[in-house]
RNA sequence: GGUGCUAUAGUGUAGCGGUUAUCACAGCGGAUUCUGAUGGAAUUGGAUUCCGUUAACCCAGGUUCGAGUCCUGGUAGUACCU
Numbered sequence: 001g002g003u004g005c006u007a008u009a010g011u012g013u014a015g016c017g018g019u020u021a022u023c024a025c026a027g028c029g030g031a032u033u034c035u036g037a038u039g040g041a042a043u044u045g046g047a048u049u050c051c052g053u054u055a056a057c058c059c060a061g062g063u064u065c066g067a068g069u070c071c072u073g074g075u076a077g078u079a080c081c082u
Stems, first nucleotide, its partner, number of pairs: 001081007010025003018065001027053005033047005058074005
């Protein structure tokens, strides 16, 4: 220098051009159950399950009634070729 692939919440991940962008973990709030400390109660630590909630389409253009999705350019990562 060339070619291909990838880029979506803090992390991982789904998403035929058409609903309020999916799920899990994590964060925050609440509840159930078990349990440690103190113990009269309150309080406080850990674990379990459930509910609610916060948070995202790499950047810029283009096509389209409508783009996370298609096209062009760029950026970053990765693999291969030279």
The prediction has a mean pLDDT of 81. A computed fold for an 82-nucleotide RNA from Russula earlei, annotated as transfer RNA. Rfam family: tRNA. By type it is a transfer RNA.